[in-house]
RNA sequence: AGGGCAGUAGCUUAGUUGGUUAAAGCAAACGACUCAUAAUCGUUGGAUCGUCGGUUCAAGUCCGACCUGCCCUACCA
Numbered sequence: 001a002g003g004g005c006a007g008u009a010g011c012u013u014a015g016u017u018g019g020u021u022a023a024a025g026c027a028a029a030c031g032a033c034u035c036a037u038a039a040u041c042g043u044u045g046g047a048u049c050g051u052c053g054g055u056u057c058a059a060g061u062c063c064g065a066c067c068u069g070c071c072c073u074a075c076c077a
Stems, first nucleotide, its partner, number of pairs: 001073007010026004019057001028044005050066005
């Protein structure tokens, strides 16, 4: 330098053919249980869907550029 894959809650992930409130587990806070802790159960909060722009009545989903990470190839040494 070129190519591929990925980026969604604090962490790990799902999200169908673009469709109305973006989901789960773990974690966190609070409560229940217990002499107490852990475990378990319940409730609650937590998301600019990497950034900017475009298409559309409507974008996490489609298109373009850019950013970050990983992998492959090439070049130099």

A computed fold for a 77-nucleotide RNA from a Propionibacteriales bacterium, annotated as transfer RNA.
The sequence was found in a public genome assembly.
The coordinates come from a structure-prediction model, not an experiment, and the mean pLDDT is 82.
It matches the Rfam family "tRNA". Rfam classes the family as a transfer RNA.
The source organism's lineage runs through Bacteria, Bacillati, Actinomycetota, Actinomycetes and Propionibacteriales.